[in-house]
Context: one part of a larger RNA
RNA sequence: CGGUCGUGAAGGAACUAGGCAAGUUAACCCCGUAAGUUAGCGAGAAGGGGGGCCUACCCGUAAGGGAGGCCGCAGAGAAAAGGGUCUGGGAACUGUUUAUCAAAAACUCAGCACUGUGCAAAGGUGUAAACCAACGUAUACAGUGUGACGCUUGCCCGAUGCCGGAAUGUCAAGGAAGUGGGUCAUCGCAAGAGAAGCUCAUAACCGAAGCACCGGUGAAUGGCGGCCGUAACUAUGACGGUCCUAAGGUAGCGAAGUUCCUUGUCGGGUAAGUUCCGACGCGCAUGAAUAGCGUAAUCACUGGACUCCUGUCUCCACGACCGACUCG
Numbered sequence: 001c002g003g004u005c006g007u008g009a010a011g012g013a014a015c016u017a018g019g020c021a022a023g024u025u026a027a028c029c030c031c032g033u034a035a036g037u038u039a040g041c042g043a044g045a046a047g048g049g050g051g052g053c054c055u056a057c058c059c060g061u062a063a064g065g066g067a068g069g070c071c072g073c074a075g076a077g078a079a080a081a082g083g084g085u086c087u088g089g090g091a092a093c094u095g096u097u098u099a100u101c102a103a104a105a106a107c108u109c110a111g112c113a114c115u116g117u118g119c120a121a122a123g124g125u126g127u128a129a130a131c132c133a134a135c136g137u138a139u140a141c142a143g144u145g146u147g148a149c150g151c152u153u154g155c156c157c158g159a160u161g162c163c164g165g166a167a168u169g170u171c172a173a174g175g176a177a178g179u180g181g182g183u184c185a186u187c188g189c190a191a192g193a194g195a196a197g198c199u200c201a202u203a204a205c206c207g208a209a210g211c212a213c214c215g216g217u218g219a220a221u222g223g224c225g226g227c228c229g230u231a232a233c234u235a236u237g238a239c240g241g242u243c244c245u246a247a248g249g250u251a252g253c254g255a256a257g258u259u260c261c262u263u264g265u266c267g268g269g270u271a272a273g274u275u276c277c278g279a280c281g282c283g284c285a286u287g288a289a290u291a292g293c294g295u296a297a298u299c300a301c302u303g304g305a306c307u308c309c310u311g312u313c314u315c316c317a318c319g320a321c322c323g324a325c326u327c328g
Base pairs, nucleotide, nucleotide: 001323002322003321004320005319006318007317008316010314011313014312019309028050029049030048031047036041038148052070053069054068055067057066058065059064071075083307084306085305086304087303088302089301090299091298095107096106111146112145113144114143115142116141117140123132124131125130149294150293151292152291154224155223156222159221160220161217162216163215164214165213168212169211170210174206175205178202179201180200181199182198183197186193187192225243226242227241228240229239252286253283264280265279266278267277268276
């Protein structure tokens, strides 16, 4: 000097990103226990008190209790054994996860909704046979989203997707009338013409789905405006005008886990508060199952505050053991 422990005057979070770490509390019995609440909880809430040993007394069948007394610094005499409270955020909950830097607000979940599937089901595996689904049958199975519960879930079908429609347009293979070329029996003195067949090319017309087209559909993918003016102080703008759009964001919530400007402004808490809580709202860039807003209980989640407590600190000191070091 390092490690693992122990103790500490006065103060008591002044430490620090942060009470990290360490302390406090602790099992049992008795008393007592708030807001809130889904009436189960919250709750071991909180906050108090008790304890050893002896006895001839009292109550009691007993267990046990009472009364009286005794000892110690200390009676759950050692060890093991919750600190608590208030208030936000998130996720309802128990559960699951990155074996080896992440345990969470991520995943799951019961519940909700939509879509597909009538059974030789849809869906999945396989070249196939076949198998799973299922020895099930729409109160079933598969897929997708949301995620207890409560109150709700607005407008847009122009785009994309999906569903429905079949008149018209477009349109493949295939079929194919016709037309043109090659070849050559034949005709011709020659130039040339040229049947049938074979063959090459071209092709009217017929021709499904799809697409175009016409509709529907948002708990489908998604989207949900701008400018100007206006009230008898001022300010504001219920109101008006105008442009654009498929439609211009409803209820809620809101400087938010979302707010750049921003330490917004006001209030609270502190002597002092870029954090925190309550408000405000022109929201850079909230918003309704990519769910919105609430919510008791739960949480090795996360923010703020208080109390108790402490070597975290003011400010370090001493001790124990193990190393290091010196000597052997």